[in-house]
Context: one part of a larger RNA
C1' cells in the first nucleotide's frame, strides 16, 4: 500500500525450515549350525558416546554498584575513624543476571507408496515363468509423523467481540460527490522491563504497583563504630550473631508515569 466498510482478540495451516546418529553389554543361549575349534539371526532389555533444546532448584565458575582482611603512600589538622591511588593495589568469600563443568528432556514408534531384492495366481508357448493382466512383502532412503515458522498462501483463509451507517448543501438520482460531526481502536508522549543495536515486542500510565524511593523478608559478609575491661604494648574481651547490605521476593501511592495532540469507517 495491499487483502473492497473500520477495529480489538484468537486461530486454521498450503508452502518452507529443522531433526533424523552411534557404541558396548545382558537376556535368548554356549542354543541354531558345526567333526571341532568356534559362533549366530529374530526378539527383548540396559548404560554410555556424539548432537540439539530447555533450565539455575542442586553443584560449579564469574559476579570492577556487596561485605570483609591487608601493603605502600596522599588527604580529611593530629589521635582515633574514613577516604583516594597503585589492575577491582593485593587477597578471602559472595546476591541477581548470565553460564557449564550442573539438571531435565529429545535424537522413538507407528502409517503409507517404493528401491534392489523376495514371493503368490498366470497365459503367449498344453509344460515352465514373480508378469504380459492381476495380487502380496520389502530399505537409516521418499511421502507423513515430532518441533519451529507461516494467510503478501494477491488463491490475501477462519472464528468471537467492539463501533459506525448522522447533518447540510450539490449532481450526471448513485453502494454518488463536497463539507461538517460522532467514533471502537491506534499512533504520538512518558514509566520501564528476564525484550531489545535502532526500530520492534511486551508490562504500565492515577478507575495506577511500571520505575525509583521507604518498610519488612531473602540472602551475603563475618562480629561496625563508639564506650568499658584486661595488658607496658602488639592485641584481646564485653556491650553484639553486631554493622554494613548491589540487580532478588512481598507491601506502601511518598517522587515520577500530567494535562494533552494526532490519525481513525
Nucleotide at each position: 500500500c495491499g487483502c473492497u466498510a473500520g477495529a480489538a482478540u484468537c486461530u486454521u495451516g498450503a508452502a518452507g525450515g529443522g531433526a533424523g546418529c552411534u557404541a558396548a553389554c545382558c537376556u535368548c543361549a554356549g542354543u541354531a549350525c558345526g567333526a571341532g575349534a568356534g559362533g549366530a539371526c529374530c526378539a527383548g532389555g540396559u548404560u554410555g558416546g556424539g548432537g540439539g533444546a530447555a533450565u539455575c532448584c542442586c553443584u560449579a565458575g564469574u559476579g570492577u554498584g556487596c561485605c570483609g582482611g591487608u601493603u605502600g603512600u596522599g588527604a580529611c589538622g593530629u589521635c582515633a575513624g574514613u577516604u583516594g591511588c597503585a589492575u577491582c593495589g593485593c587477597c578471602g568469600g559472595g546476591u541477581a543476571g548470565c553460564u557449564a563443568c550442573a539438571u531435565u528432556c529429545c535424537c522413538a514408534a507407528g502409517g503409507g507408496a517404493u528401491a534392489a531384492c523376495c514371493g503368490c495366481u498366470g497365459a503367449a508357448a498344453g509344460c515352465a515363468u514373480c508378469u504380459a493382466a492381476g495380487c502380496g512383502g520389502g530399505a537409516a532412503g521418499c511421502c507423513u509423523a515430532c518441533c519451529c515458522c507461516a494467510a503478501g498462501a494477491u488463491g490475501a483463509g477462519g472464528a468471537u467481540u467492539c463501533a459506525a451507517u448522522c447533518u447540510a448543501c450539490c449532481u450526471u438520482u448513485a453502494a454518488g460527490g463536497u463539507a461538517g460531526g460522532a467514533g471502537a481502536g491506534a499512533c504520538u508522549c512518558c514509566u520501564g522491563g528476564a525484550a531489545g543495536a535502532a526500530c520492534a515486542c511486551c508490562a504500565g500510565g492515577u478507575u495506577g504497583a511500571u520505575c525509583g524511593g521507604c518498610a519488612g523478608g531473602c540472602a551475603g559478609u563475618g562480629g561496625a563504630a563508639g564506650c568499658u575491661c584486661c595488658g607496658u604494648a602488639a592485641g584481646g574481651a564485653g556491650u553484639u550473631a553486631a554493622g554494613c547490605u548491589u540487580a532478588c521476593c512481598u507491601g506502601u501511592a511518598c517522587g515520577a508515569a500530567u494535562u494533552g495532540g494526532u490519525c481513525g469507517a

A computed fold for a 265-nucleotide part of an RNA from a Patescibacteria group bacterium, annotated as large-subunit ribosomal RNA, domain VI. The coordinates come from a structure-prediction model, not an experiment, and the mean pLDDT is 87. The full RNA is in RNAcentral, with records from ENA.